[in-house]
This is a predicted structure of a 117-nucleotide RNA (SAM riboswitch aptamer (S box leader)).
RNA sequence: CAGUUAUCACGAAAGGCGGAGGGAAAGACCCAAUGAAACCUUAGCAACCCUUUAUCAUAAAGAAGGUGCUACAUUCUACUUACUACCAAUACACAUGGUAUUUAAGAUAGAUAACAC
Numbered sequence: 001c002a003g004u005u006a007u008c009a010c011g012a013a014a015g016g017c018g019g020a021g022g023g024a025a026a027g028a029c030c031c032a033a034u035g036a037a038a039c040c041u042u043a044g045c046a047a048c049c050c051u052u053u054a055u056c057a058u059a060a061a062g063a064a065g066g067u068g069c070u071a072c073a074u075u076c077u078a079c080u081u082a083c084u085a086c087c088a089a090u091a092c093a094c095a096u097g098g099u100a101u102u103u104a105a106g107a108u109a110g111a112u113a114a115c116a117c
């Protein structure tokens, strides 16, 4: 580099330094000189490891430690299926196509942790 499993609509700030970018990538849309990223300090949150209690493989609590995180749902979208709404054709009925920040489930991609190599 690549892999497996789990989670991702909840939660959580300031200061210093720095000077132009950042939100992974594509498209949008947003944040940023009323100072971006990176780095440092303190604080907080609680996803995993961890600790405690119950339980028999799950729940609750905790925050000393290891990672992580603290704008916007993983910021939104894209792919598949179904639902909903509108439009078109048809118009007796059944069935079809297109559009959509409709709703839901899944997939792809990503992030984090633990494990394994």
Base pairs, nucleotide, nucleotide: 003115004114005113006112007111008110013042014041015040016039021031022030023029026077027076028075043070044069045068047067048066049065050062051061052060053059054058074109079106080105081104082103084100085099086098087097088096

The sequence was found by an Rfam model in a public genome assembly. It matches the Rfam family "SAM riboswitch aptamer (S box leader)". Its family is annotated with regulation of gene expression in the Gene Ontology.